[in-house]
This record gives sequence, structure tokens and C1' cells, in this order.
RNA sequence: GGGGUUAUAGCGUAACUUGGCAGCGCGGCAGGCUCCAGACCUGCAAAUCUGGGUUCAAAUCCCAGUGACCCCA
Repeated sequence: GGGGUUAUAGCGUAACUUGGCAGCGCGGCAGGCUCCAGACCUGCAAAUCUGGGUUCAAAUCCCAGUGACCCCA
């Protein structure tokens, strides 16, 4: 220098193919249960790497950039 993969709650991960309310597990907080705690049950908060474009509507499609990993030179 060229090419590929990838980025989603605090952590891990699904949804992308086929655009339509962003889900699940662990963790956190509150309540229940308990003498207390754990376990268990119920509820709550919390996320689409950045900017732009297309669209009625974008995590998803397009462009540019940034980070990480890999391959070629």
C1' cells in the first nucleotide's frame, strides 16, 4: 500500500440474509419470601462506534471516517 472480518445495556450475545415497537443470559436497583443472607419469585433502569445519505420508516441498505482482528505485499 491492497483485501477481508468485526463494533449492539456494566459484561456476553441475538436481531442484519428478507428495513417495521432492539430481545435474551449474567450483573445492578426495588419489592416479596427469610430471624438475616443465599436460592427462588415479581418489577424497574440501562445499549445499536462516529458523521452523512436513501426511505413513510435504518442496528439492518449506500458513502466516508475511527477502533480491533486476520490475510497479501